Large-subunit ribosomal RNA, domain IV from Larkinella soli, 338 nucleotides, folded computationally.
Its Rfam family is "Bacterial large subunit ribosomal RNA".
Context: one part of a larger RNA
RNA sequence: UCAUGGCUAAGGAACUCGGCCAGUUGACCCUGUAACUUCGGGAGAAGGGGGGCCUACCCCGCAAGGGGAGGUUGCAGAGCAAAGGCCCAGGCGACUGUUUACCAAAAACACAGGACUCUGCGAAAUCGAGAGAUUCAGUAUAGGGUCUGACACCUGCCCGGUGCCGGAAGGUUAAGGGGGGGCGUUAGGGGCUGUAAGGCCUCGAAGCGUUGAACUGAAGCCCCGGUAAACGGCGGCCGUAACUAUAACGGUCCUAAGGUAGCGAAAUUCCUUGUCGGGUAAGUUCCGACCUGCACGAAUGGUGUAACGAUCUGGGCACUGUCUCAGCCAUGAGCUCG
Numbered sequence: 001u002c003a004u005g006g007c008u009a010a011g012g013a014a015c016u017c018g019g020c021c022a023g024u025u026g027a028c029c030c031u032g033u034a035a036c037u038u039c040g041g042g043a044g045a046a047g048g049g050g051g052g053c054c055u056a057c058c059c060c061g062c063a064a065g066g067g068g069a070g071g072u073u074g075c076a077g078a079g080c081a082a083a084g085g086c087c088c089a090g091g092c093g094a095c096u097g098u099u100u101a102c103c104a105a106a107a108a109c110a111c112a113g114g115a116c117u118c119u120g121c122g123a124a125a126u127c128g129a130g131a132g133a134u135u136c137a138g139u140a141u142a143g144g145g146u147c148u149g150a151c152a153c154c155u156g157c158c159c160g161g162u163g164c165c166g167g168a169a170g171g172u173u174a175a176g177g178g179g180g181g182g183c184g185u186u187a188g189g190g191g192c193u194g195u196a197a198g199g200c201c202u203c204g205a206a207g208c209g210u211u212g213a214a215c216u217g218a219a220g221c222c223c224c225g226g227u228a229a230a231c232g233g234c235g236g237c238c239g240u241a242a243c244u245a246u247a248a249c250g251g252u253c254c255u256a257a258g259g260u261a262g263c264g265a266a267a268u269u270c271c272u273u274g275u276c277g278g279g280u281a282a283g284u285u286c287c288g289a290c291c292u293g294c295a296c297g298a299a300u301g302g303u304g305u306a307a308c309g310a311u312c313u314g315g316g317c318a319c320u321g322u323c324u325c326a327g328c329c330a331u332g333a334g335c336u337c338g
Stems, first nucleotide, its partner, number of pairs: 001333008010324002014322001019319001028050004036041001038150001052072004057068004073077001085317007092309002097109002113148007125134003151304004156234003161231002163227005170222003176216002181211005188203006235253005262296001263293001274290005
């Protein structure tokens, strides 16, 4: 000096991002116990008290023993050890659970409950090229998918866009069907030339080949409806009341519709340490309000909520070497000598 333990005057969180750490409390018996509440809880709430040993006395008991009363001893009687610190308020998540094996345990995931949607059974969905398999030896009180997430009170408006569902009159439209016509080929006809054989030009049936017009032709798309606990969206400007201010009211533009209830400087508020109140001597955090919501808002759920949480935030009591501010002791290592 380091590590691990132990003690410490006075103070007692002044330490620090933060009481991190350490300490306090601790088992048992008696007593007593608030707000709130889903009446189960909260609760071991909190808080207070007790304990050894002896006895010839009293009570209960068959007894063992228990209780009472009296006495007595130590610094200390759960005499060592092992064995909750507590309270208040708020955010989030209802809860018990689950998770990043090896830096994250949470407000993330799950959850019971809620809703939408698909599926009539050789089901839908999934795996497989297929046979086949899971679902399921199940059958709509079932199975799959998606979202939400106990409970309480609720869940507003918009179907214009995208998606999904339904419709089938019209428009568009593939392969296919359909083959008008054109072109190529030549048996033959015609013309020119040549004595002739032949050569050249032109027309051209049938067949074959080639090209392929009109017309016909499903779903889809266009179109017509429905649907938001489908994906999603939910305005601006101007004026107006007998102080001022504000605007219940009016005008106007735009939209598919212009944000309802509730909440709100919030896990969301930039300006911002907003303003007011509380708590402190002093409070960028915290709590209660206000509403000017940069940029809350209703199952991408809204607002509450008892209980619960190794959760996060603020405060208090107790307690302490966290600190003022250090000191001492023990053990081990280091160091010196051997």